A computed fold for a 264-nucleotide RNA from Sporolactobacillus sp., annotated as Bacterial large signal recognition particle RNA.
[in-house]
RNA sequence: CCGUGCUAGACGGGGAGGUAGCGGUGUCCUGUACCCGCAAUCCGCUAUAGCGGGGUUGAAUUCCUUUUCGAGGUUUGUGCACUGCGGAGCAGUCUCAGACACGUGGUGUUGACGUUCGGGUCCCGCGCAACGGGAACUUGCGAACCCUGUCAGGUCCGGAAGGAAGCAGCAGUAAGCAAGAUCUUCCGUGUGCCGCGGGGCAACCCGGACUGAGCCGGCGAUUUGAAAAACGUCUGUGGUGCCCUAUCGACAGAAGGUGCACGG
Numbered sequence: 001c002c003g004u005g006c007u008a009g010a011c012g013g014g015g016a017g018g019u020a021g022c023g024g025u026g027u028c029c030u031g032u033a034c035c036c037g038c039a040a041u042c043c044g045c046u047a048u049a050g051c052g053g054g055g056u057u058g059a060a061u062u063c064c065u066u067u068u069c070g071a072g073g074u075u076u077g078u079g080c081a082c083u084g085c086g087g088a089g090c091a092g093u094c095u096c097a098g099a100c101a102c103g104u105g106g107u108g109u110u111g112a113c114g115u116u117c118g119g120g121u122c123c124c125g126c127g128c129a130a131c132g133g134g135a136a137c138u139u140g141c142g143a144a145c146c147c148u149g150u151c152a153g154g155u156c157c158g159g160a161a162g163g164a165a166g167c168a169g170c171a172g173u174a175a176g177c178a179a180g181a182u183c184u185u186c187c188g189u190g191u192g193c194c195g196c197g198g199g200g201c202a203a204c205c206c207g208g209a210c211u212g213a214g215c216c217g218g219c220g221a222u223u224u225g226a227a228a229a230a231c232g233u234c235u236g237u238g239g240u241g242c243c244c245u246a247u248c249g250a251c252a253g254a255a256g257g258u259g260c261a262c263g264g
Stems, first nucleotide, its partner, number of pairs: 001264006009057003012030004020046005034054005063257006072248003077243001079242010090232001092231001093228001095226005102220003105216003114210008122199006128192002130189006137180005147172004155164003
């Protein structure tokens, strides 16, 4: 150096959880990796930390050690961002009310605010007017008889003269009806740029006088109070993502290491 047969080892590993601890069952990651039995009211063990049975491979691409990388898990921070639900009613925000007079606007030397005087709006009485109604007035109509005058004809009384009642007609009129409008009178009124007298005068309006620069408060600003709870704020409790801290760490890469016997 070559060959043959063995042995250690390997035939998956890891995170969290659980446990006094370790491993497994269950779960998640990695990614392909012998089989059977056991096990969450757990199972098996004890620092050489699954147990029992069977199989394959075997000193290296496969085993062991160190190291690099770092999938993924867990963890620290009153961390950051977003988000679900509950509570408070608090700088803000929304709504309402008040104050102020800074801005703006309006008004004001063609005189603001204020003071004072007068008048009006209000009440009572009277008058005038208007309107409505009644009466009166004027005109017209207006009675078969029981209204008037005149009463043809006819009638009655009378010897006669003469007298009487009286229908129709004509004329007039009463009650009544209709119309009219100048005047008169009475009554009434959701009437009046009307007048006179008295009262009232809180408030508002108008005017005169004095004074001489403010006044009003619509909007904005500021401020006070109340109310609302969608947003914002504070607070409680969850979820998701990211950053930081700590910890474990699969897969993969690199370097190094690895036994015995026999034969040539």

The gene name in the source record is ffs.
The source organism's lineage runs through Bacteria, Bacillati, Caryophanales, Sporolactobacillaceae and Sporolactobacillus.
Its Rfam family is "Bacterial large signal recognition particle RNA". The family is grouped with related families in Rfam's "SRP clan".